Description:
A computed fold for a 265-nucleotide RNA from a Chloroflexota bacterium, annotated as Bacterial large signal recognition particle RNA. The organism belongs to Chloroflexota, within Bacteria. Its mean pLDDT, the model's own confidence on a scale to 100, is 79.
RNA sequence: UCGUGCUAGAUGGGGAGCUGGCGGUGCCCUGUACCCGCAAUCCGCCAUAGCGGGAUCGAAUUCCCCCUCGAGGGCUUGAGCCUUCUGUGACUGCCGGCAUUGUGCGGUGUGGAAAGUUGGGUCCUGCGCGGCGAGAGUCUGUGAACCUGGUCAGGUCCGGAAGGAAGCAGCCAUAAGCAGAUACUCUCGGGUGACGCAGGCGUGCCUGGCUGGAGCUGGCAGAUGUCGGUAAGGCAGGAGGCCGAGUUCGACAGGGGGUGCACGA
Numbered sequence: 001u002c003g004u005g006c007u008a009g010a011u012g013g014g015g016a017g018c019u020g021g022c023g024g025u026g027c028c029c030u031g032u033a034c035c036c037g038c039a040a041u042c043c044g045c046c047a048u049a050g051c052g053g054g055a056u057c058g059a060a061u062u063c064c065c066c067c068u069c070g071a072g073g074g075c076u077u078g079a080g081c082c083u084u085c086u087g088u089g090a091c092u093g094c095c096g097g098c099a100u101u102g103u104g105c106g107g108u109g110u111g112g113a114a115a116g117u118u119g120g121g122u123c124c125u126g127c128g129c130g131g132c133g134a135g136a137g138u139c140u141g142u143g144a145a146c147c148u149g150g151u152c153a154g155g156u157c158c159g160g161a162a163g164g165a166a167g168c169a170g171c172c173a174u175a176a177g178c179a180g181a182u183a184c185u186c187u188c189g190g191g192u193g194a195c196g197c198a199g200g201c202g203u204g205c206c207u208g209g210c211u212g213g214a215g216c217u218g219g220c221a222g223a224u225g226u227c228g229g230u231a232a233g234g235c236a237g238g239a240g241g242c243c244g245a246g247u248u249c250g251a252c253a254g255g256g257g258g259u260g261c262a263c264g265a
Stems, first nucleotide, its partner, number of pairs: 001265006009057003012030004020046005034054005063258006072249007080242009091233002093230009103221003106217003115211008123200006129193002132189006139180004148173004156165003
């Protein structure tokens, strides 16, 4: 130096979590690197820290150590950015009510504003007139077997006679009653009236005259103030994500170094 056969060892690793601690099952990252059984209200162990059984490779591209790089995870943190939840309602915004103002638009005004003064109506009371309704009177008609009147045929009574008396029917006229109807008169009443007279009230509304000589109004918008609502912005707190800082663990990869035994040539 080469060949053969063995052994150590290797056949994934890491993070968080759990645990007195270690490892595993499970979750996550990386990566492709045996099999079977056990295992999260756990399984097995004890700083020599999975247990039990089996298989392959095997002294180096595969094992061990150091350095570099660094996926990814944990912790802390930020006057940063974003998302979301809860609360608040002194700030801003938005919505609404009330009051004030009279800026803009509008309405009205020299065919005369505001203001002042005066009269009338509406309103109230009384009286009167009219009208409506009701009643009564009045008028007309009808209307009494007898208990209304007048005239009373016939008949009856008194009388010697002359003559007289009562009186039914009928006729006429009426009472009570019934019916009708325009006008007229009286009484009562009112959800009666472009009516008249007098008085009263006079805040409101309408209207006329006189003085006056340019505003008046507050509908809409605006402004101010106030009250209320909303919670979009804001403020406070919490959670999460992105980015950054520090720290911690750290796979894969790269570089370097180290590491057996036996036999034979």